Predicted 3D model of a 264-nucleotide part of an RNA (large-subunit ribosomal RNA, domain VI) from Muribaculum gordoncarteri. The organism belongs to Muribaculum, within Bacteria. The full RNA is in RNAcentral, with records from ENA. It matches the Rfam family "Bacterial large subunit ribosomal RNA".

Context: one part of a larger RNA
RNA sequence: CGCAGGAAAUUUGCGGGGCUCCGACACUAGUACGAGAGGACCGUGUUGGACAGACCUCCGGUUUACCGGUUGUACCGCCAGGUGCACCGCCGGGUAUCCGCGUCUGGUCAGGAUAAGUGCUGAAAGCAUCUAAGCACGAAGCCCUCCCCAAGAUAAGAUUUCCACACAGGGCCGUCAAAGACGAUGACGUAGAUAGGUUGCAGGUGCAGGGGCGGCAACGUCCAGAGCCGAGCAAUACUAAUCGCCCGAACCCUUUCCGGGACG
Numbered sequence: 001c002g003c004a005g006g007a008a009a010u011u012u013g014c015g016g017g018g019c020u021c022c023g024a025c026a027c028u029a030g031u032a033c034g035a036g037a038g039g040a041c042c043g044u045g046u047u048g049g050a051c052a053g054a055c056c057u058c059c060g061g062u063u064u065a066c067c068g069g070u071u072g073u074a075c076c077g078c079c080a081g082g083u084g085c086a087c088c089g090c091c092g093g094g095u096a097u098c099c100g101c102g103u104c105u106g107g108u109c110a111g112g113a114u115a116a117g118u119g120c121u122g123a124a125a126g127c128a129u130c131u132a133a134g135c136a137c138g139a140a141g142c143c144c145u146c147c148c149c150a151a152g153a154u155a156a157g158a159u160u161u162c163c164a165c166a167c168a169g170g171g172c173c174g175u176c177a178a179a180g181a182c183g184a185u186g187a188c189g190u191a192g193a194u195a196g197g198u199u200g201c202a203g204g205u206g207c208a209g210g211g212g213c214g215g216c217a218a219c220g221u222c223c224a225g226a227g228c229c230g231a232g233c234a235a236u237a238c239u240a241a242u243c244g245c246c247c248g249a250a251c252c253c254u255u256u257c258c259g260g261g262a263c264g
Stems, first nucleotide, its partner, number of pairs: 001152001005163007015149004021049007033038001051106005059100003066093005071086006111143002117137004169247004173189005194240003197236005203229003210223005
């Protein structure tokens, strides 16, 4: 921009893409078969591998604005307590998130048309013949079934609702994240929990500072599951989402009516 009024939703599926895998064990059954050795078809159940998708409850990583320990040095006048730098200085842990090595799920079944092949009926050719007419079976393969995209499918589909002498709807702007390069998408904008703050909880770290007691001291111990805490879950208008602005539904044709003109 189109989809012949303008919108908001919900959809159909033309068509396209994806998936399609392979074992082991047990029962049937030590049966059929076979002199024996050996050892099934068919059918059923259980359990795996690889692959794929989704997710983070568990396990394991990540977690450079979380917590702790610790070395050197500089600084905060000194002590104590801290901060900067040294690969996050090094080390031990670690929420959310994102992941796999983790968890769950999937291939199935059913249907249709067939291949090789197997047949029925059956002539040409009194027989025979699956084929010539006709009919029936038959694959991990084909078409479906399952999953995803999908009406620019220009043949542009359908349904519902709203607005149509206009409070439809959308955008700008702001607070944001389950979204994200930017657009976009999604949540919210005071009739409000959108983000921040605060409070509570979860969770992490691991027992703060200070003081008491013990020890010459390093240090230990008690107050004390202490103190601190990013992203998690809630509650709460304290702060910021103010006030507003813009876009937005034509033309043409046909019919009817009114007025004017021309021709007959």